[in-house]
Source information:
The RNA shown here (transfer RNA) has 74 nucleotides and comes from an Oscillospiraceae bacterium. It matches the Rfam family "tRNA". The family's RNA type in Rfam is transfer RNA. The coordinates come from a structure-prediction model, not an experiment, and the mean pLDDT is 80.
């Protein structure tokens, strides 16, 4: 430099012929339980879907640029 895949909650990941409110686990916080803690149970908090545009009535999803990462080739 070229090709290809990926970027979603603090972390690990879901969610598609474009559709109605973006979810789960874990972590964290509170409560129950306990002499205290751990475990367990209940509830809660947590998101500019990397970024900037485009298409569309509607974009996490499609198209383009940029940024970052993995792989392959030169």
């Nucleotide at each position: 430099c070229u090709g290809u895949c990926c970027g979603u909650a603090g972390c690990u990941c879901a969610a598609u012929u474009g559709g109605a409110u973006a979810g789960a686990g874990u972590a964290c916080c509170a409560g129950a339980c306990u002499c205290c803690g751990a475990c367990u149970c209940u509830g809660g908090c947590g998101g500019u879907u990397g970024u900037g545009g485009g298409u569309u009535c509607g974009a996490u999803u499609c198209c383009c640029g940029c940024c970052g990462g993995g792989c392959a080739g030169a």